[in-house]
Model confidence (mean pLDDT): 87 of 100.
Predicted 3D model of a 545-nucleotide part of an RNA (small-subunit ribosomal RNA, 5' domain) from a marine sediment metagenome.
The full RNA is in RNAcentral, with records from SILVA.

Context: one part of a larger RNA
RNA sequence: GAACGAACGCUGGCGGCGUGGAUUAGGCAUGCAAGUCGAACGAGAACGGUUCCUUCGGGAACCCAGUAAAGUGGCAAACGGGUGAGUAACGCGUGGGAAACCUGCCCUCAAGUUGGGGAUAACUCGCCCAACGGCGAGCUAAUACCGAAUAUGUUCCGGAUGUCGCAUGAUUCCGGAACAAAGGCGGCCUCUACUUGUAAGCUGUCGCUUGAGGAGGGUCCCGCGUCCUAUUAGUUUGUUGGUGAGGUAACGGCUCACCAAGGCAAUGAUGGGUAGCCGGCCUUAGCGGGUGAUCGGCCACACAGGGACUGAGACACGGCCCUGACUCCUACGGGAGGCAGCAGUCGAGAAGCUUCCGCAAUGGGGGAAACCCUGACGGAGCGACGCCGCGUGGAUGAUGAAGCUGUUCGCAGUGUAAAAUCCUGUCAGAAGGGACGAAGCUAAGAAACGUGAAUAACUUUUUUUUGUUGACGGUACCUUCAGAGGAAGCUCCGGCAAACUCCGUGCCAGCAGCCGCGGUAAUACGGGGGGAGCGAGCGUUGUUC
Numbered sequence: 001g002a003a004c005g006a007a008c009g010c011u012g013g014c015g016g017c018g019u020g021g022a023u024u025a026g027g028c029a030u031g032c033a034a035g036u037c038g039a040a041c042g043a044g045a046a047c048g049g050u051u052c053c054u055u056c057g058g059g060a061a062c063c064c065a066g067u068a069a070a071g072u073g074g075c076a077a078a079c080g081g082g083u084g085a086g087u088a089a090c091g092c093g094u095g096g097g098a099a100a101c102c103u104g105c106c107c108u109c110a111a112g113u114u115g116g117g118g119a120u121a122a123c124u125c126g127c128c129c130a131a132c133g134g135c136g137a138g139c140u141a142a143u144a145c146c147g148a149a150u151a152u153g154u155u156c157c158g159g160a161u162g163u164c165g166c167a168u169g170a171u172u173c174c175g176g177a178a179c180a181a182a183g184g185c186g187g188c189c190u191c192u193a194c195u196u197g198u199a200a201g202c203u204g205u206c207g208c209u210u211g212a213g214g215a216g217g218g219u220c221c222c223g224c225g226u227c228c229u230a231u232u233a234g235u236u237u238g239u240u241g242g243u244g245a246g247g248u249a250a251c252g253g254c255u256c257a258c259c260a261a262g263g264c265a266a267u268g269a270u271g272g273g274u275a276g277c278c279g280g281c282c283u284u285a286g287c288g289g290g291u292g293a294u295c296g297g298c299c300a301c302a303c304a305g306g307g308a309c310u311g312a313g314a315c316a317c318g319g320c321c322c323u324g325a326c327u328c329c330u331a332c333g334g335g336a337g338g339c340a341g342c343a344g345u346c347g348a349g350a351a352g353c354u355u356c357c358g359c360a361a362u363g364g365g366g367g368a369a370a371c372c373c374u375g376a377c378g379g380a381g382c383g384a385c386g387c388c389g390c391g392u393g394g395a396u397g398a399u400g401a402a403g404c405u406g407u408u409c410g411c412a413g414u415g416u417a418a419a420a421u422c423c424u425g426u427c428a429g430a431a432g433g434g435a436c437g438a439a440g441c442u443a444a445g446a447a448a449c450g451u452g453a454a455u456a457a458c459u460u461u462u463u464u465u466u467g468u469u470g471a472c473g474g475u476a477c478c479u480u481c482a483g484a485g486g487a488a489g490c491u492c493c494g495g496c497a498a499a500c501u502c503c504g505u506g507c508c509a510g511c512a513g514c515c516g517c518g519g520u521a522a523u524a525c526g527g528g529g530g531g532a533g534c535g536a537g538c539g540u541u542g543u544u545c
Stems, first nucleotide, its partner, number of pairs: 001545004006541005013390006019383002026346003030343003035075003040072002048063006082301003091226008101218003106214008114148001116146002123138006153179008162171003183206006192199003227273003234264003239261008276298004280291004303324005326337004354380001356379003362376001363374004393423004403414004427486001429481005437472001440468002443465006450458002489534005494515003500529005510517002
């Protein structure tokens, strides 16, 4: 000099864009942060209103409404969001490998979607319990569950030949065995059935099943790189390798049985300490050095430790089980909980924000869609925490007011500074107008392609018209009004280092980054005047280069 997620002191007008719990991975009140689908399924209220009846207490029907709440089932909940505790490791980075692998939703292609069965929740009845919750009997549905048929194919077994590959092998052909499925919604009468129109028929669409490929995602393996310490020198027994088996999506001591005795290490094993890694960021002419906040990628964790279940995917932050610590409830028998999600609170600390608004946009989940959910996100609020921009007025104005300071008492300085005169109108203030961000969605019609028997219907695309969607926000921006009116401080002045005098003090009080100042003329302490530097900031402290 530059930099910072900074803090402290003094001071503080406005705006834009960023940024804000670095310490206790300490404890948490409260609210919200993951649901959705009635076009998978069965069942289905109430309040209120209208009408009728009435013994005036009330009752019935219809609307509310196939709505709400709940249940079965499907998909999602493994994403998104947080944190950095652990980890010196194939964790991360980079470059390769998997002929050793998995992959829901999505896209393309091929084939199919036949025919049956038995339950169960909700519900009703009965019972237990302080609570959490639970038991028994009875009824019922499905795209829930279970057999059967078929097999384009897939897997396995047996056999054969060719082609290819870096080895194990990959690929092709023949035979055998095993293995599937679910329906929903809309339209139509060409075919079939009854001959009215409908359907078990046809058709469109969304699904379902089997297989091949793709995309995106994941898992595993390897080369190289990745802090300090030798005042850590030896270390290892599933350890190192083999055979066989088990297990896994898959290779593998991953696990087990048996066999062998190996493996690593001064090119630093093992131990100890510290630490999430990277893109980047800071500094620097560069080489380097430091660092890993915000944003992006990967990893790990979710009160502490362990475990599996479900599932395409978890060993699962707002799922389950066990153990422990802690907190709460209890009828003492037993239960409930997990903010390192967004706000907020206590604590410790030098120190870090609102218990805000909205799903309008972007993105995500569900749904055919309308739509619903979304503390992701979009915004607003708070903090000079940072960067940037603007303002606090402009011009004229005296051989130069007053005051103050100095003085050789002549005067000099503050100083065009003020006053005064003439202007301007940024920001803030008031009034009026007032956005972009909106694409979509909806209803009706038209056209084209496709499926189709079809001028029906549907998918996709284009187009016209109707209606409708903005949290921010009456904000930005524009216009007008008034009036210099509301807006300057901080540090320093001995040398380094820009800037000097007077008074007070008298090795005292004090200053100080280093050298050093102060003991009666202190440009170094304290105050006044003056000056220098930066400026909504200026200094100090800490840390890095």